[in-house]
C1' cells in the first nucleotide's frame, strides 16, 4: 500500500430581522418593555422492566404465564459486564432459544440386510456332521479334492446425517474387545478454580451398541396481583334525589387476571332516558447532568465540586438574507427513567488482526 475488525463522537454552526410557546423582571396594565430559554440518537416499535397513582385494609395456596450455564452490576429486567461449554473465522473477533433424553411419553421420510431385542443383501469360512462323486493307497478302510446339505460370522463392501468405539498386534476354519498396548468412555478420588468447568493426574473396569430430539410433551429451578396519566386530585356549573326489568336476601350478594381459602362490605346487574365534557393540578429538580479524585479486568460503585437543560393541550421552535462547513440521512416530545429493537446520509477519532512491498 490493501483489506478487514472492535469501540467512541458528531448530527448542521454562528449572526441579523420579522413570527410562535413558556418562564423572570418592571411598568404607563398594554396585543407594553427588557432578558435568558425552545425535539432525538434513534423522540420511531409499544417489545421488556421500573418509579409514580388508584383498586386497598392485607394474606396464603392452585392453575397459568415468562425466564434457563456460572459469577457479579443495577431500582429492577428477557438488560449490562467479565468468565466457562459448543460452533464459524488464518486472525483480530463473531454468534449461541446453553437446566435435564437412566422419570415417562411420543417423534424421524428415502435408501439400506438392518435405524436401537434381534434379524443378514453382496461377501467369507466350511473346522465339526450328513449326503453324493473322482483319485491315490499300506484295500470290509484311510487320505486328498470337489459338489450340496447343515453350519459359523459381521471384521471387508453396499446405503445413509446416523450402522455394535478407534489405530495396531496376536489369536481364529474365517471372524469378533476374543485377548493385549496406545487412545476413546464409565466409575470413584485428587489438583486448580467463588463457581460454571478444566487436567499430558491417580485407580478400577472390556466398556450399558450410554445414538438424535425437549426450538415436542414433560420434568426440575427461579420469578410473578391488576388497570393506568384518557392513571388520579381539586374547583366551578348543570341536571331527573330518573325511569323499567332482571338475581338475590346472610348458608346469599360485592371488592382491578383466572379457583379456593381468608380478609372487608352489606345489595348487585342490565337497558332506556338526561346533564356535564369548563378550569387547575398531577407537569417536570430528577434511580439527573457535568467536571475532577477514587476502587474495580469490566459493567458500575463512592467522594468533592458545579449546573438547571421544552412542558404543549385542535398540539409550540416557521420564514428570510448572508457566512463557514464534514454540504446534513433517518425523521417530531406530551407523566418520566433504564433497555432492547428497527431506520439511517455523510463525516472524524483511536486500538487490534491478515496480506503484498520495501528498508
Nucleotide at each position: 500500500g490493501g483489506a478487514g475488525u472492535c469501540a467512541g463522537c458528531c448530527a448542521g454552526g454562528c449572526a441579523a430581522u420579522c413570527g410562535c410557546c413558556g418562564c423572570c423582571a418592571c411598568c404607563u396594565u398594554g396585543u407594553g418593555u427588557g432578558g435568558g430559554g425552545g425535539a432525538g440518537g434513534a423522540a420511531a416499535g409499544u417489545c421488556c422492566g421500573g418509579g409514580c397513582u388508584c383498586c386497598a385494609u392485607a394474606g396464603g395456596g392452585c392453575a397459568g404465564a415468562a425466564c434457563g450455564c456460572c459469577a457479579g452490576g443495577u431500582a429492577a429486567c428477557c438488560c449490562c459486564u467479565g468468565g466457562g461449554g459448543g460452533g464459524c473465522g488464518c486472525g483480530a473477533g463473531c454468534c449461541u432459544a446453553c437446566g435435564g433424553a437412566u422419570a415417562g411419553u411420543g417423534c424421524a421420510g428415502c435408501a439400506g440386510a438392518a435405524a436401537g431385542u434381534g434379524u443378514a443383501c453382496c461377501g467369507c469360512c466350511u473346522a465339526a456332521g450328513u449326503a453324493u462323486u473322482a483319485u491315490u493307497c499300506u484295500a470290509u478302510g484311510a487320505a486328498u479334492g470337489a459338489u450340496a446339505c447343515c453350519g459359523g460370522u459381521a471384521a471387508g463392501g453396499u446405503u445413509g446425517a446416523a450402522a455394535a468405539g478407534g489405530u495396531g498386534c496376536g489369536g481364529u476354519a474365517a471372524g469378533a474387545g476374543c485377548g493385549c498396548a496406545c487412545c476413546g468412555c464409565g466409575u470413584a478420588g485428587c489438583u486448580g478454580g467463588u463457581a460454571a468447568c478444566a487436567g499430558u493426574c491417580u485407580a478400577c473396569g472390556g466398556c450399558g451398541a450410554u445414538g438424535g430430539u425437549a426450538a415436542a410433551c414433560c420434568c426440575c429451578g427461579u420469578u410473578c396481583g391488576g388497570a393506568g396519566c384518557a392513571a388520579g386530585a381539586c374547583c366551578a356549573a348543570a341536571u331527573a334525589g330518573g325511569a323499567a326489568c332482571c338475581c338475590g336476601u346472610a348458608u346469599g350478594g360485592c371488592g382491578u387476571g383466572g379457583c379456593c381459602c381468608g380478609c372487608g362490605u352489606u345489595g348487585g346487574g342490565u337497558u332506556c332516558g338526561g346533564g356535564u365534557a369548563g378550569g387547575u393540578u398531577g407537569c417536570u429538580a430528577g434511580a439527573g447532568g457535568c467536571u475532577u479524585g477514587u476502587g474495580g479486568u469490566g459493567a458500575c460503585g463512592c467522594a468533592a465540586g458545579u449546573c438547571c437543560u421544552a412542558g404543549a393541550u385542535g398540539a409550540a421552535u416557521g420564514a428570510u438574507u448572508g457566512u463557514c462547513c464534514a454540504c446534513g440521512a433517518c425523521a417530531g416530545a406530551a407523566c418520566c427513567c433504564g433497555g432492547c429493537u428497527u431506520a439511517c446520509c455523510g463525516g472524524c477519532u483511536g486500538a487490534c488482526u491478515c496480506c503484498c512491498u520495501u528498508u